A computed fold for a 72-nucleotide RNA from an uncultured bacterium, annotated as transfer RNA. The sequence was found in a public genome assembly.

């Protein structure tokens, strides 16, 4: 240098263009326990970046970041 492929919450995955982006896990708080631990409740927290199409974009299109392969 071409090509392909992935990027969503502190982590691990969902989510035909359409409800408030959904759940384990983690972290906070509470109930309960002599204390913890387990369980139950409740809260917290994300769509790499910019632009485009569209009534509507996590999902389509273009660029660029950054990872991964593969050719040369």
């Nucleotide at each position: 240098g071409c090509c392909u492929c992935u990027g969503u919450a502190g982590c691990u995955u969902a989510a035909u263009g359409g409800a408030c982006a959904a759940a384990g896990u983690g972290c906070c708080g509470g109930u309960c326990u002599u204390c913890g631990g387990a369980a139950c409740c409740g809260g917290c927290g994300a769509u790499g970046g910019g632009g485009g199409u569209u009534c509507a974009a996590u999902u389509c299109c273009c660029u660029c970041c950054a990872g991964a392969g593969g050719c040369a």
Rfam family: tRNA. Rfam classes the family as a transfer RNA.